[in-house]
c-di-AMP riboswitch aptamer (ydaO/yuaA leader) from Desulfotomaculum nigrificans, 135 nucleotides, folded computationally. The RNAcentral record of the sequence draws on Rfam and Ribocentre. Taxonomically the source falls in Desulfotomaculum (Bacteria, Clostridia, Eubacteriales, Desulfotomaculaceae).
RNA sequence: AAAUAAAAAACGCCUAAUUUUCCCAAUGGGGGGAAGCGGGGGAACCAUGUUAUUGGGGUGAACUACCUGUGGUAGCGGGCUAACUUUCAGUCCGAACCCGUCAGCUAACUCCGCAGGCGUAGAAAGUGGGGAAAU
Numbered sequence: 001a002a003a004u005a006a007a008a009a010a011c012g013c014c015u016a017a018u019u020u021u022c023c024c025a026a027u028g029g030g031g032g033g034a035a036g037c038g039g040g041g042g043a044a045c046c047a048u049g050u051u052a053u054u055g056g057g058g059u060g061a062a063c064u065a066c067c068u069g070u071g072g073u074a075g076c077g078g079g080c081u082a083a084c085u086u087u088c089a090g091u092c093c094g095a096a097c098c099c100g101u102c103a104g105c106u107a108a109c110u111c112c113g114c115a116g117g118c119g120u121a122g123a124a125a126g127u128g129g130g131g132a133a134a135u
Base pairs, nucleotide, nucleotide: 011119012118013117014116018035019034020033021032022031023030024029036114037113038112039111040110041109046104055102056099057098058097059096063075064074065073066072067071076094077093078092079091080090081089083127084126085125086124087123088122
């Protein structure tokens, strides 16, 4: 000097999954509230020949088709590259879970969630914000 690995803090990323306050307890934690964000159920009108175990439905980007098949390819969908948008380029993901025979949309109303997992440093155009110095 460089590379690799680990830890802490800060910062950042996926996601709705953040901030704050009160009480009980006491060094393990538990229970309420507020703001904010997100999801389900639920009229009229509208829509639907909807369902018939070939069940049906929900959250989510996480689907479809084909093939030499437990994996590939293509289309399409989603994320990141450190202000935002767009384009180009690069790179990654396309899972999982839930309801329980039942739910279209849906005002009022009503119910529920705020977990978990990670680590980026490219270019151009336009737009915007912050800081410092001097006067």